[in-house]
RNA sequence: GCCCUGGUAGCUCAGCCUGGUAGAGCGCUUCCCGGAUUAGGGAGAGAUCGGAGGUUCAAAUCCUUCCCGGGGCA
Repeated sequence: GCCCUGGUAGCUCAGCCUGGUAGAGCGCUUCCCGGAUUAGGGAGAGAUCGGAGGUUCAAAUCCUUCCCGGGGCA
């Protein structure tokens, strides 16, 4: 230098191919149960979807470019 792959909630990851309300588990907050703790149950908060630009009525999703991690070729 070129190619492939990943970047979405505090953590681990889906969702992208095929554009249409951003999700799950764990964690966190709160309530119930309980003598207390663990366990169990209910509810809630939490993500400018790595940055910028473009296409579109509408972009996490498509296009361009840049940044970061991993792998490969030279």